Model confidence (mean pLDDT): 83 of 100. Predicted 3D model of a 77-nucleotide RNA (transfer RNA) from a Pyrinomonadaceae bacterium. It was read from a public genome assembly. Lineage of the source: Bacteria > Pseudomonadati > Acidobacteriota > Blastocatellia > Pyrinomonadaceae. Rfam family: tRNA.
RNA sequence: CGGGACGUGGCGCAGCCUGGUAGCGCGCACGCUUGGGGUGCGUGAGGUCCCGAGUUCGAAUCUCGGCGUCCCGACCA
Repeated sequence: CGGGACGUGGCGCAGCCUGGUAGCGCGCACGCUUGGGGUGCGUGAGGUCCCGAGUUCGAAUCUCGGCGUCCCGACCA
């Protein structure tokens, strides 16, 4: 330098193809359960969907540009 994959609550991921209320598991808080802990059950908090622009009535999703991580290749040594 070229190509590709990925980026979404604290962590791991789904949703993207085919635009229409942002979800799951774990974790966290509270309550119940227990003599207490654990377990189990219930409720709840927690999100610039990497950034910017565009298209659209409407964008996590489509288009363009950029950033970051990883992989492959080329180049140099």